[in-house]
Context: one part of a larger RNA
Order: sequence, then structure tokens, then C1' cells
RNA sequence: AGCACGUGGUGGAUGUCUCGGCGUUGAGAGGCGAUGAAGGACGUGGAAACCUGCGAUAAGCCCAAGGGAGCUGGUAAUCAAGCUUUGAUCUUGGGAUUUCCGAAUGGGGCAACCCGUCAGGUUCGGGCAACCGUGCCUGUCAUCGGCGCCUGAAUGCAUAGGGCGUCGAAGCGAACCCGGUGAACUGAAACAUCUCAGUAACCGGAGGAAAAGAAAGCAACCGCGAUUCCGUCAGUAGCGGCGAGCGAAAUCGGAUCAGCCAGUAGCGACCGUGAAGGGUCUGGAAAGUCCCACCAUAGAAGGUGAUAGUCCUGUAUCGGCGUAGCUGGUCAGCCCUCGAGUAGUACGGAGCUCGUGAAACUCCGUAUGAACAUGGGAGGCCCACCUUCCAAGGCUAAAUACUACUCAACGACCGAUAGCGAAUCAGUAAGGUGACUGAACGAUGAAAAGCACCCCUAUUAGGGGAGUCAAAAGUACCUGAAACCGCGUGCUU
Repeated sequence: AGCACGUGGUGGAUGUCUCGGCGUUGAGAGGCGAUGAAGGACGUGGAAACCUGCGAUAAGCCCAAGGGAGCUGGUAAUCAAGCUUUGAUCUUGGGAUUUCCGAAUGGGGCAACCCGUCAGGUUCGGGCAACCGUGCCUGUCAUCGGCGCCUGAAUGCAUAGGGCGUCGAAGCGAACCCGGUGAACUGAAACAUCUCAGUAACCGGAGGAAAAGAAAGCAACCGCGAUUCCGUCAGUAGCGGCGAGCGAAAUCGGAUCAGCCAGUAGCGACCGUGAAGGGUCUGGAAAGUCCCACCAUAGAAGGUGAUAGUCCUGUAUCGGCGUAGCUGGUCAGCCCUCGAGUAGUACGGAGCUCGUGAAACUCCGUAUGAACAUGGGAGGCCCACCUUCCAAGGCUAAAUACUACUCAACGACCGAUAGCGAAUCAGUAAGGUGACUGAACGAUGAAAAGCACCCCUAUUAGGGGAGUCAAAAGUACCUGAAACCGCGUGCUU
């Protein structure tokens, strides 16, 4: 030095677990904001670092209801001082307070700071007083728009402008919705029409849904009777450098189908009620074993020193409470009154399956420009016949979309390199000028019973006794693999 065996260290795999996630379903809610939001800064406790709560009335103040013995939030003990059956702490609802920043709105500003106006109240100083100076408190003062009123130029009437009153707006928020603007990578095996795609992105606006909607519609000589959504029609008819690709509709089958009146059977957030077990053995501990019982509209689940229907919380059931939903009855979409620089036409574009095509239809821009129900539009150039409807005004629930948020239930979902980035004080620590990027860290034990006391010692280290415990499992703590590093013995060189 190697190998083997034994025995340790280091390390934190594995097993078991779960306070955290992920997903689905069903309900609820679908907004907050000048009465100052969302989000923050700074404060606030007897001793107080952070989290949580709260706001100079500051882990709180007042009222009502519930509740019924302890309480002064968490990490988290300790000490102090208190509160409480004259009902505290706690829960629900209502009210008060609510610093400063922030749309931030008196002016400014490098957010949480600085400086003012006017009115009222007030401290201190000076003065005989009037009053002056100084500080504090409460309120007030931004902009824009609508409406009403007053005033009022050049300029006669007016108008602009000015003023007063009153009402409103603004900003934030996950997706869903409507509208405006609108790419490129990409595909076409290159690329320009085309595609990606009216997508992404940006902007405006609204609601709990939005949009659409009551035929100038479809259809086909039969008929239907607003809209929306799903299935089908159908990858069809079509469009297309007829390439790549794009891609309907009618029909048919479904969902749904208003407003008014009445009611509380059923349903249900929340609250209450809520059955039934002892012994023996093993053990540290019984819920396990054995023996004998009981309840069950309750043998869901969780906890308790191992595996509990009968120990605890619950669960089934029943009741209280509430009337939004729900149920029943009847049941027409409605208002308005027939909409002109409109329909059409020409030119230039866009949307439809439709890329200009024979290109209708719908919608924009420019120009032109009817008829008036004895009329007009449409039925895919156009004409006739026939059929059908009545534009140029408006409103309208439900079926449908979504989930930042709340509650409940569930899972051939994960189980700490997994599952959210985040089970742990995480959008933290850390990195970056910045936009932004972005971790890691779970488990003693049933209970701290967390090793009194003694010894070694340079020692807040470590170790040896002793003690606790079922076991040291000893806060570097469950189990404790491997790599890696020792020690002992044997063999080989």
C1' cells in the first nucleotide's frame, strides 16, 4: 500500500408522515374609489425584533345580539401589572376614531416631505388698552364636464369672456365582453398575392355578464316565424400563385323563451339537538388480544400515549331562523308611428366561404342623387313572372363566456430535488444602473420529563459518571443508504 472482516465518523439517500400545493364539481359574490380606494410609509404593547391587528381614541373605543369561564394575538417563554358571573376574552352585525403618501385634488416636490390662502377657536410674549408678534387645532381653496342663474367686450342685438349654485367624472382591479388601431417570426420546403391573423400588442368603453335581438329575414312555389348557445349539416358547398392552405349557410335535433299575482310544501348560508362499554392479558401507554354487552336514519372523518361505532370533536336525524332563490297560477315581447342628402348609382376600399370574379348582399370614404304603400327592398350579374318582407328611430330577461375573491365537497392528483417560484416570516435573501431575474431551509419525545449533582478541562467546547425516558431519540435531535475519511484484526506484497 492493497484485499477481507469488524467497528466508527461524515453525509443526508430511503421509508413513513403532512401544517402546503394542484385539479374538478356545486353554490355564493361579481366590484372598490373625492364620505379619499387599491397599495404603501411611519407609528402603536409595561419590558417588543419580526409577523398579525390597529391608527395619536392606535393588538384597540361604543351599541346590539350570541356565548359562558377564563383572559391580556403569533414566533414564545419569563417577569410585572391587571381584567372577569355587575358576564370579561371570544364570535356576528352596526357605529366612532382612522397620522402621512398614494387618482391625491390649495401650490410645490427627489412618494410618505416642504411652503401657503381664507374663516373660526386657542397657547405664549409685548402692550393700560385697541392691538401686534408667535405656535397649535378644526375646516376651506385642484382640474374638467352637464344643468340652472347672474354679469358682460371689440360691436347695436348678441357672442366670446368672467362669476355663483348644483350634480357628476377621475384612480384601482384576475379573466370573460364590445369597439378602434394593428404587426412579425412562421407556413408556402425560396418568395412577392396568400398564410400566420384581424392573432399578439396598444388604446377606448361597459357589465355581472357583455354582445345580439322582434324580419326591407330565410325559404322555394311547400313552408318557417326575434336573438344567443350546443349537436348536426361538413371538412360538404365553395374560396385559393385552384399552391400552401382557408372554409360557410339553410335544414333538422336540443338548451332557453319576458311581465304580473299568490304562497312557503320543499330547499338552504348560519345556530341548536344529537344514541350506545365494561372487564382481562401484553405493554411505557390500549383504541390491540380474549370474554361478555349495547347503539345505529349516526360503522363519514379527525383527535386521544399503538388500530376506538359506544372517550372527545363530530356524523345521521330533527328543530330554530331566513325568503334572495324556489314552487304554483295566468300569460301579448314592448315603446314609437311609417324615419331623405336616405336608398340607389359612379369611383376607391373593407367584411362575408367569396383573393374582382358573371359578384349579388353588408359597411365605410368622395361625388351624385330617387320613389312615397297606385310605393319600395330582397330572392347571388341582369330582365320578366312569382314569392316574401317594409330600410334610412329605439329598448328588451333566459339559455352562453369567465373566476382575482368566499364557502362546501371530492380526486386510479403530489408528498419536501415532488406539489404553486413559495409547507419554513417568499416574490423574501441574493443578483442587476434598470427593465427584470430569483433561491434554499419540514419531522426529539406520548409528555420537556430538554440531563439536578459530581469529575476531567485553557474553554459558553467536548467528554466520563449520575439522573429522565419505553428508547437518548440529547435542541448538529425519527429512520440514517452510498460516495468520502479513520481505527482494530487477519492475509498478501
Molecule: large-subunit ribosomal RNA, domain I
Organism: Phycisphaeraceae bacterium